[in-house]
């Protein structure tokens, strides 16, 4: 340099033909216990890598750029 896969919550990842975002673990509160763990209940936390474009409407489609991984050279 070329090709492919990826970037979504603190971490690991879903999100199936565009209608506005979720799970598990973790964190906080509460219940339970003599206490801890486990368990039950509730809650906080995201403007979806960045910038533009298409559209009434974009995590999703298009273009450019940034970062990471794999392969080729």
């Nucleotide at each position: 340099g070329c090709a492919g896969a990826g970037g979504u919550a603190g971490c690991u990842c879903a999100g199936c033909u565009g209608g506005a975002a979720g799970a598990g673990c973790g964190c906080c509160g509460c219940c339970c216990u003599g206490a801890c763990a486990a368990g039950a209940c509730g809650g906080a936390g995201g403007c979806c890598g960045c910038u533009g474009g298409u559209u009434c409407g974009a995590u999703c489609c298009c273009a450019g750029c940034c970062c990471c991984c794999u392969g080729c050279a």
This is a predicted structure of a 73-nucleotide RNA (transfer RNA) from a Myxococcales bacterium. Its Rfam family is "tRNA". Rfam classes the family as a transfer RNA. Model confidence (mean pLDDT): 82 of 100.